[in-house]
């Protein structure tokens, strides 16, 4: 330098172009206990890496950039 692939909550990780962006772990509050753990109920937490384009509508499609991984040179 070229090709492929990935980027979504603190971590992991779903979402066919559509109506509130799932779930698990973690965190917070309450209940349970003599206390802790477990369990139960509830809650907070995401400008979906950045920008532009297509579209009535973009996490999803296209382009450019940034970053990670793999391969080729």
């Nucleotide at each position: 330098g070229g090709g492929c692939u990935c980027g979504u909550a603190g971590u992991c990780g779903a979402a066919u172009g559509g109506u509130u962006a799932a779930g698990a772990c973690g965190c917070c509050u309450g209940c349970u206990u003599g206390a802790c753990a477990u369990g139960c109920a509830g809650g907070a937490g995401a400008u979906u890496c950045g920008g532009a384009g297509u579209u009535c509508g973009a996490u999803u499609c296209u382009c450019c950039g940034c970053g990670g991984g793999c391969c080729c040179a």
This is a predicted structure of a 73-nucleotide RNA (transfer RNA) from an uncultured archaeon. It matches the Rfam family "tRNA". About the family: Transfer RNA (tRNA) molecules are approximately 80 nucleotides in length.